[in-house]
Transfer RNA from Scomberoides tol, 72 nucleotides, folded computationally. Its mean pLDDT, the model's own confidence on a scale to 100, is 81. Rfam family: tRNA. Rfam classes the family as a transfer RNA. NCBI's taxonomy places the organism under Eukaryota, Eumetazoa, Actinopterygii, Acanthomorphata, Scomberoides.
RNA sequence: GCAUAAGUAGCUCAGUGUAAGAGCACCGGUCUUGUAAACCGGGGGUCGGAGGCUAAAUUCCUCCCUUUUGCU
Numbered sequence: 001g002c003a004u005a006a007g008u009a010g011c012u013c014a015g016u017g018u019a020a021g022a023g024c025a026c027c028g029g030u031c032u033u034g035u036a037a038a039c040c041g042g043g044g045g046u047c048g049g050a051g052g053c054u055a056a057a058u059u060c061c062u063c064c065c066u067u068u069u070g071c072u
Base pairs, nucleotide, nucleotide: 001071002070003069005067006066007065010024011023012022013021018055026042027041028040029039030038048064049063050062051061052060
């Protein structure tokens, strides 16, 4: 330099047009002599950035940034 895959909650990941969820983590409560475990509840997201198409974009298109893998 070329090609490929990925970027969504603190972490690991779903969600492939009709407007964002789970598990773990964190906080509070129940329980316990106390901690852990278990159970109940709660907070936290400009969906990597900027444009475009659309009534509507995490999702489709273009460019850029970061990272993985392969080739040279």